[in-house]
Molecule: transfer RNA
Organism: Candidatus Buchananbacteria bacterium RIFCSPHIGHO2_01_FULL_40_35
RNA sequence: GCCAACCUAGCUCAAUGGUAGAGCAACCGCCUUGUAAGCGGUAGGUUGUGGGUUCGAUUCCCACGGUUGGCU
Numbered sequence: 001g002c003c004a005a006c007c008u009a010g011c012u013c014a015a016u017g018g019u020a021g022a023g024c025a026a027c028c029g030c031c032u033u034g035u036a037a038g039c040g041g042u043a044g045g046u047u048g049u050g051g052g053u054u055c056g057a058u059u060c061c062c063a064c065g066g067u068u069g070g071c072u
Base pairs, nucleotide, nucleotide: 001071002070003069004068005067006066007065010024011023012022013021018055026042027041028040029039030038048064049063050062051061052060
């Protein structure tokens, strides 16, 4: 220099056009003499940034940034 994949909650990941969810972690409660474990609940997201298409974009298109891999 060229090519490809990826970027979503604190972390690991879903969601292939119709108002974004799970597990773990956090917090509250139940249980226990107490702790852990277990059970129930709550909160937590400008979906990397900026544009475009669309009635509607996490999803499709473009640019930029970042991460990883490959080729030279």